[in-house]
Context: one part of a larger RNA
């Protein structure tokens, strides 16, 4: 040079009033305005690790300010038999007793172990906090195991029951397509209920606004889907088998039986929730408390029945679990009813298309899955909008 130039990170947008305070464009509250709305809303995985809530603070961080904050200080907060993981199972992969190979280090690999992104027992609705809830509380359930009382039945070598680390079945699976059943959800109603009814020339009405619900479980029913059944024989299933497989016979056919099956009805519920109404108080509240109606019609899923059916070729995990069988064990056992008991460890706050994750930043970038209403529309497009959230820290 100069308190000059530039910058203050999406052009979604702010305005006013009141409050607090030493101080307010920036904090709080209110009334308007604007923006998103397949998202800029909600749930959640990864990742982060206290950022959550309350009280206090303002040096620094915050591209301005600051009484404010994801900042600083202090205190508090995460409660589970059923949610997720472990005490279960296996896949790729990894490790690997013996073993094989290799100057050494070590490499490979059998049995086996480990390892979810997969398989596998059991919970729902409501309430509650300043911050947690399928975890606390209320109500109603379910699962596993344990033993008690009573009833019934069976059995002790003519074997009740239990039962494999064995043998079988199941678990058990691709992709595409269309049809059907049902539900979620939504819309409409001169239906039902509650509230309102000011202004205005008139309208107490076919007026306006809001609301018109509820789970698991248990009992019953069911659109449909799948499947032959019984007896005998049996050199196969590493031993055995009444099981499976194979063979024969009888009966049969869109049937019956068996298996499966969303949903629906009743119950759960004399309960919960519910628009709305709404106190007292020293010391705050839309709190405590009270609480109506709860029907009908239509639309209708990408959800479910269910990889069920049909088609196609690229021919589409394993093991546990469960069921049957016997080897074995074996003297008391099974079942029903009733009342009980036990239930371990870890995670659980908060952000999560983002100012809290990955990008050196409170960075216009990136980030798996689920829900995702209404009007117009083929549509999750586009525009507008509800719930909800924001106006992007000059």
């Nucleotide at each position: 040079g100069a308190g000059u130039a530039a910058a203050c990170g999406a052009a979604a947008a702010g305005a006013c009033a009141a409050g607090u305070g030493a101080g307010a464009a920036u904090c709080u509250u209110g009334u308007c305005c604007g923006c998103c709305g397949a998202a800029a809303a909600c749930c959640u995985a990864a990742g982060g690790a206290u950022u959550c809530c309350u009280g206090g603070g303002g040096a620094a961080g915050g591209c301005u300010c600051g009484u404010c904050c994801g900042c600083c200080c202090a205190g508090g907060g995460u409660a589970a038999g059923u949610c997720g993981g472990g005490a279960c199972c296996u896949a790729a992969g990894u490790c690997g007793a013996g073993g094989c190979c290799g100057a050494a280090a070590g490499g490979c690999g059998u049995a086996g172990a480990u390892g979810a992104u997969g398989g596998g027992a059991a919970a729902u609705c409501g309430g509650u906090u300043g911050a947690a809830a399928u975890u606390c509380c209320g109500a109603u359930a379910c699962c596993a195991c344990c033993g008690u009382a009573g009833g019934u039945u069976c059995g002790u070598u003519u074997g009740a029951g239990u039962g494999a680390a064995g043998c079988a079945g199941u678990g058990a699976c691709a992709c595409a397509g269309g049809a059907g059943g049902a539900u979620a959800a939504g819309u409409c109603g001169a239906g039902c209920g509650c509230a309102c009814g000011g202004c205005u020339g008139g309208a107490a009405g076919a007026g306006u606004g809001c609301g018109u619900c509820c789970a698991a479980g248990c009992u019953g029913u069911a659109a449909g889907g799948g499947u032959g059944u019984a007896a005998g024989a049996u050199a196969g299933g590493c031993a055995a088998a009444u099981c499976c497989g194979u063979c024969u016979u009888a009966c049969g056919g869109g049937a019956a039986g068996c298996c499966u099956g969303a949903g629906c009805a009743g119950u759960g519920a004399c309960g919960g929730g519910g628009a709305g109404g709404g106190a007292a108080a020293u010391u705050u509240a839309g709190u405590a408390c009270c609480g109506a109606a709860g029907c009908g019609a239509c639309u209708g899923a990408u959800u479910u029945c269910a990889c069920a059916c049909u088609g196609u070729c690229g021919a589409g995990a394993a093991a546990a679990g469960c069921u049957g069988c016997u080897g074995g064990c074996g003297a008391g056992a099974a079942u029903c009813u009733a009342a009980g008991g036990u239930g371990c460890c870890c995670g659980u706050a908060c952000c999560g298309c983002a100012a809290a994750c990955c990008g050196a930043c409170a960075c216009a970038g990136g980030u798996a899955g689920g829900u995702g209403g209404g009007g117009u529309g083929a549509g999750a497009a586009a525009c507008c909008u509800a719930a909800g959230g924001c106006g992007c820290g000059c």
Description
Large-subunit ribosomal RNA, domain III from Thermanaerosceptrum fracticalcis, 394 nucleotides, folded computationally. Its mean pLDDT, the model's own confidence on a scale to 100, is 80. The RNAcentral record of the full RNA draws on Rfam.